[in-house]
RNA sequence: GGGAAGUGGGCCACGCCUAACACAUGCAAGUCGAGCGCCCCUUUCGGGGGGAGCGGCGGACGGGUUAGUAACGCGUGGGAACAUACCCUUUUCUACGGAAUAGCCAUUGGAAACGAUGAUUAAUACCGUAUACGCCCUUCGGGGGAAAGAUUUAUCGGUUAAGGAUUGGCCCGCGUAAGAUUAGAUAGUUGGUGAGGUAACGGCUCACCAAGUCAACGAUCUUUAGCUGGUUUGAGAGGAUGAUCAGCAACACUGGGACUGAGACACGGCCCAGACUCCUACGGGAGGCAGCAGUGGGGAAUCUUAGACAAUGGGCGCAAGCCUGAUCUAGCGAUGCCGCGUGAGUGAUGAAGGCCCUAGGGUCGUAAAGCUCUUUCGCCAGAGAUGAUAAUGACAGUAUCUGGUAAAGAAACCCCGGCUAACUCCGUGCCAGCAGCCGCGGUAAUACGGAGGGGGUUAGCGUUGUUCGGAAUUACUGGGCGUAAAGCGCGCGUAGGCGGGCUAUUAAGUUAGGGGUGAAAUCCCGGGGCUCAACCCCGGAACUGCCUCUAAAACUGCUAGUCUAGAGAUCGAGAGAGGUGAGUGGAAUUCCGAGUGUAGAGGUGAAAUUCGUAGAUAUUCGGAGGAACACCAGUGGCGAAGGCGGCUCACUGGCUCGAUACUGACGCUGAGGUGCGAAAGCGUGGGGAGCAAACAGGAUUAGAUACCCUGGUAGUCCACGCCGUAAACGAUGGAAGCUAGCUGUCGGGCAGUUUACUGUUCGGUGGCGCAGCUAACGCAUUAAGCUUCCCGCCUGGGGAGUACGGUCGCAAGAUUAAAACUCAAAGGAAUUGACGGGGGCCCGCACAAGCGGUGGAGCAUGUGGUUUAAUUCGAAGCAACGCGCAGAACCUUACCAGCCCUUGACAUACCGAUCGCGGAUAGUGGAGAUACUUUCCUUCACUAGGCUGGAUCGGUGACAGAUGCUGCAUGGCUGUCGUCAGCUCGUGUCGUGAGAUGUUCGGUUAAGUCCGGCAACGAGCGCAACCCACGUCCUUAGUUGCAGCAGGUUAAGCUGGGCACUCUAGGGAAACUGCCGGUGAUAAGCCGGAGGAAGGUGUGGAUGACGUCAAGUCCUCAUGGCCCUUACGGGUUGGGCUACACACGUGCUACAAUGGCAGUGACAAUGGGUUAAUCCCAAAAAGCUGUCUCAGUUCGGAUUGGGGUCUGCAACUCGACCCCAUGAAGUCGGAAUCGCUAGUAAUCGCGUAACAGCAUGACGCGGUGAAUACGUUCCCGGGCCUUGUACGCACCGCCCGUCACACCAUGGGAGUUGGUUCUACCCGACGGCCGUGCGCCAACCUCUUCGGAGGGGGCAGCGGACCACGGUGAGCUCAGC
Repeated sequence: GGGAAGUGGGCCACGCCUAACACAUGCAAGUCGAGCGCCCCUUUCGGGGGGAGCGGCGGACGGGUUAGUAACGCGUGGGAACAUACCCUUUUCUACGGAAUAGCCAUUGGAAACGAUGAUUAAUACCGUAUACGCCCUUCGGGGGAAAGAUUUAUCGGUUAAGGAUUGGCCCGCGUAAGAUUAGAUAGUUGGUGAGGUAACGGCUCACCAAGUCAACGAUCUUUAGCUGGUUUGAGAGGAUGAUCAGCAACACUGGGACUGAGACACGGCCCAGACUCCUACGGGAGGCAGCAGUGGGGAAUCUUAGACAAUGGGCGCAAGCCUGAUCUAGCGAUGCCGCGUGAGUGAUGAAGGCCCUAGGGUCGUAAAGCUCUUUCGCCAGAGAUGAUAAUGACAGUAUCUGGUAAAGAAACCCCGGCUAACUCCGUGCCAGCAGCCGCGGUAAUACGGAGGGGGUUAGCGUUGUUCGGAAUUACUGGGCGUAAAGCGCGCGUAGGCGGGCUAUUAAGUUAGGGGUGAAAUCCCGGGGCUCAACCCCGGAACUGCCUCUAAAACUGCUAGUCUAGAGAUCGAGAGAGGUGAGUGGAAUUCCGAGUGUAGAGGUGAAAUUCGUAGAUAUUCGGAGGAACACCAGUGGCGAAGGCGGCUCACUGGCUCGAUACUGACGCUGAGGUGCGAAAGCGUGGGGAGCAAACAGGAUUAGAUACCCUGGUAGUCCACGCCGUAAACGAUGGAAGCUAGCUGUCGGGCAGUUUACUGUUCGGUGGCGCAGCUAACGCAUUAAGCUUCCCGCCUGGGGAGUACGGUCGCAAGAUUAAAACUCAAAGGAAUUGACGGGGGCCCGCACAAGCGGUGGAGCAUGUGGUUUAAUUCGAAGCAACGCGCAGAACCUUACCAGCCCUUGACAUACCGAUCGCGGAUAGUGGAGAUACUUUCCUUCACUAGGCUGGAUCGGUGACAGAUGCUGCAUGGCUGUCGUCAGCUCGUGUCGUGAGAUGUUCGGUUAAGUCCGGCAACGAGCGCAACCCACGUCCUUAGUUGCAGCAGGUUAAGCUGGGCACUCUAGGGAAACUGCCGGUGAUAAGCCGGAGGAAGGUGUGGAUGACGUCAAGUCCUCAUGGCCCUUACGGGUUGGGCUACACACGUGCUACAAUGGCAGUGACAAUGGGUUAAUCCCAAAAAGCUGUCUCAGUUCGGAUUGGGGUCUGCAACUCGACCCCAUGAAGUCGGAAUCGCUAGUAAUCGCGUAACAGCAUGACGCGGUGAAUACGUUCCCGGGCCUUGUACGCACCGCCCGUCACACCAUGGGAGUUGGUUCUACCCGACGGCCGUGCGCCAACCUCUUCGGAGGGGGCAGCGGACCACGGUGAGCUCAGC
């Protein structure tokens, strides 16, 4: 700048909160000729109009603003010593004179503003005289004081006096901000006398006199602020606020001053000073929008340089009238409040389209379109008010009415995780962003952004700021202080607050009634008027307050009297580490002297420093000195607290009990104040044995400025003086009354009796416990219970009990005591877990006791690392590492290189073609996949046929495919704690609740196994048992097998008859603490024994609770999301997974004589072989005999050379085995570490799976066959109970301080800049006052020669005190740099 965008609806309101910053321009206060003269214009000569002046009234109202002011400024209610123009009522008078002056004219100065001189003139302007009862003054004699006329017959004026009304001035009670880190302030200050001054009282001013006055009920000082009716919020009480409207105040560029006037110290008047702006001829002048508009500036932000005097009101005027930015209107602004509209009815193929979707549908949605209507508002046209009485209408051709027009011109904003009404998709990926608080976002975001849908409000909506509420979160109504913030360390006591019984007086508080006031508006109620409403009008109520009158006398107070229950007092007893001073005692330590005596002593976890042959330690005797007082000794005593402990004496405070004929409320608390006040510390002077900060040495340690040891100085002790703080704690202020008990103990009294107790009472000190209280823990007549009174203290954490200021102190420091800044918490009590180098109990090859290994060697195998084109991927403490892999030469294979394919190696569907397909043989190119060719065999099913089915090939787009990613999106499966004994639930009970109880406890068990007890009673998942195998016996059966009998053979269960045994595989029996003794609680159970094949779970297996580790696996499988689609898919050849300076794990073989080698040598079991108890695999190893004789060997077998065998398209990279030769390391393994409790360890061989082939691995099988376990202190792991916790991602937790760098806030700081204010001095404008006044002057008086002179009275000028601005010096205080 443009687009889009209802209201020409409201006669409804409101509109510079900031710079009281500066203002251009216009307007906002004039009027009167019926007060006066002069001049001009005009005339129909009657008059009319105009101008500048003199004069009168008004410019002190109306309008604006809130700078100042903490004040009699305001609010409210009273008061006496005053004034009041215009207005009203009453009263008197209005007579006689005089002298000037502006204007005008002339001369003249200046740029202008504005003047100067001379002459002349009028008045309702000015002056004199007269009169004046009433007025004023008075010494009571007296004295003083008015006026104005105009015009033409009617008024308007003027003067005096009194009264009224109105308005104003003054005084007083009460109310009206914050700060004490402002405690003293004040000299006209407080009062008096006198005078002056004022309208009026008054230190208002002056002279003199006196020394007062205000202040803890907050003076003074500093900061902030106009006050009120009201407004807003709140249930109220309160809080915040003071726009519009109304009342009051103050101000008018800043400061000061007076004049005029009835009224001003004057917004649009004057003078002076200052700052600023403007004009100028440089000599001088002018100005003041916080009036209405308007401009600039400031600011987040606030309007038109409008119309009219028509109405209401104001000024002047006799009036007509003039003036009026007061006012009434209009304009601008969604700024607020109120009203209306943007259409109504019908309309389901639920259109199209959007969005979502489980793909079926749902939703926007009767919404739209379509059809039928209406016209409020708008627009066009016609008529046309009220507001005004006779006239006069800015608003305005407006309100309103009538007609026409066409759904036609008229909807936005915020929100949708919870609070808080409203949900989905996509994008993004701790990024971008949101957010009032909690918080959201790291690949599935209802919280970010967009979309669809929804919710709310609506001509508005949202944000920001502000106020109140919620917040009982400053608590008057209405809070607290043991542990959450909070009781002064403890007494005494001032002011103050509160205070026992009875009687009487009074009436301050209190109560009741009346009167005055509490402006109007506002709020509320009832009516009424604008079409309604907002708004306006009328009436009522209210304004909870203040003043005053009358009455009452219960309560509080005052006054008077009285009482004894509170308090005190007197007498008699009593207990006590209460205090101060003096004296005195024994034990012990140390030191000194002497004796005995000899080599160590001290000290510690272990040592060393240290002491000792110059004689220590030990021991005996004697002496010195200081400090502290064993036993008694006790939740015992005393004291206000701190505190007090040998004994004796002196002085002294308090307490308890008993008795009483005394006093008569004398009491309680206690801001300030004052005293006491552990330890440490300080000053002066003593003292100093032991102990012991600092310090030194020795140890410990990574270090050790520590803990431990050896020494050791202040100090600890005494006297005097300071300090004044402690977890000075019962973390619990003091006093009084009331509210169940039981049981100890200390000091008294009384009563009773069996003299040792019982009962009772007062005062202390403990434990438990009811009601009650408490957030809980807990408190509970010694309250943290129920009441009353007084004091102190608290208000989120940190900053901080810190800074600054003040006070105290010798100092150390104490006391009083913030803010900036920062966090969203800090904290209390209790609960459940987890943890503890806390405690108790218990278990496990956990340790110990044993046996055999690993770690050293060589090799095998897995991993890390490195390397590589690739060395595919996963597994990572136990719980990855001979693990996935029960077996990588190709394949496997997922990796790498090369070469190929693209609907694909595989599935479904459609279209077309063919009738196949497939198998066998051979050839060519190629590394092969593959491409081309040749020969032979076969020539689909159903049907009458077509159709249909099937197969192959080709095509199409859907789709296939992926060992690509995410195991932290998942299912399933698995590991682990752990075969550990645990994990839970229902009902009940307890707790405000989280939770507890049960599951704890006493025993017992392998076991939450069982028994007993118990506010618990039951139940479930786990334990155990039920299942399988082995061990004994019985039975059924007799294929294999087999004793005895018979036959028979080279041999053989080969054959007959048979099934006893072994065995096989089905079924049963058997074991249950059943029996006995002991023990235990008469239980559960445990110990021992008998019998028995087996004895206390017989042995081994299978079986794995709730859960933990975001444990492992997307590469077994399944699966969400993401990603690739001629490639991250598919095929193929070759290579790689087998690499090798190195490190680790798991194994094999050894190092030899318990052995090697040679020979001999039986008995097995499991299992496999298509079927087989029959056949085969099949040879066991040990054992026995011989030899070797301690060595790198006849040990050991690695490595290497040569030759072969087997499997397989193919053993080069990269297989296993055999033979010959070679013959490495290794002589039992450092620190460390593993397995195992009986048919186990150790040792020996055998078998099987997968497999073409490949085992030292894995899974099974049998043979031979031990040692040890006292025991639970310790290591590791686990279970139960208990305890502490500031941990809960749970100790692999949490958390503290220094240091380095940057920045923010604050303190100090050499200085420096500015503001407010105070004080002393200097200067001293204008102005009024005082003095003077030789110069000048009309009125009145006297004289006059009429020229004048004198007097009275004034003016200028001059001087003085006061005083604004300004200047200089010394301070206080605040802020900036």
The RNA shown here (small-subunit ribosomal RNA) has 1377 nucleotides and comes from an uncultured prokaryote. Its mean pLDDT, the model's own confidence on a scale to 100, is 83.